A computed fold for a 73-nucleotide RNA from Borealophlyctis nickersoniae, annotated as transfer RNA. Its mean pLDDT, the model's own confidence on a scale to 100, is 81. Its Rfam family is "tRNA". By type it is a transfer RNA. Its family is annotated with triplet codon-amino acid adaptor activity in the Gene Ontology. Rfam's curators write: Transfer RNA (tRNA) molecules are approximately 80 nucleotides in length.

RNA sequence: GCCCGAAUAGCACAGUUGGUAGAGCGUGCGGCUUUUAACCGCAAGGUCCUGGGUUCGAGCCCCAGUUCGGGCG
Numbered sequence: 001g002c003c004c005g006a007a008u009a010g011c012a013c014a015g016u017u018g019g020u021a022g023a024g025c026g027u028g029c030g031g032c033u034u035u036u037a038a039c040c041g042c043a044a045g046g047u048c049c050u051g052g053g054u055u056c057g058a059g060c061c062c063c064a065g066u067u068c069g070g071g072c073g
Base pairs, nucleotide, nucleotide: 001072002071003070004069005068006067007066010025011024013022019056027043028042029041030040031039049065050064051063052062053061
């Protein structure tokens, strides 16, 4: 230098013909228990890496860039 992949909640991730963003762990509150843990219930938490474009509508399609990983030279 060229090619491929990844970037979504605090963490590791899902999200397929484009149509109101999810589950697990963790956190908070409550239940149960003499108490803790475990278990059960509820809740909070996101401008989906950045900037543009297409579209009535973009996490998803297109362009450019950033960071990380891999391959080739």